[in-house]
This is a predicted structure of a 71-nucleotide RNA (transfer RNA) from Solobacterium moorei F0204.
RNA sequence: GGUUCCUUAGCCAAGUGGUAAGGCAGCAGACUGCAACUCUGCGAGCGCCGGUCCGACUCCGGCAGGAACCU
Repeated sequence: GGUUCCUUAGCCAAGUGGUAAGGCAGCAGACUGCAACUCUGCGAGCGCCGGUCCGACUCCGGCAGGAACCU
């Protein structure tokens, strides 16, 4: 330098056009004499910038970071 792939919450991770699941952690509440356990609730707008579209995490382009392979 080339090809392919990845980037979603503090961490892991699903979601491939119609307003983002789940787990761990955290916070609040219930329970308890106090705790622990258990149960309930709360929290993201998707790496960044543009484009297409009625509508974009999703499609397209560029950029940034990362991984594998080729040279």
Rfam family: tRNA. It is annotated as a transfer RNA. Gene Ontology term of the family: triplet codon-amino acid adaptor activity.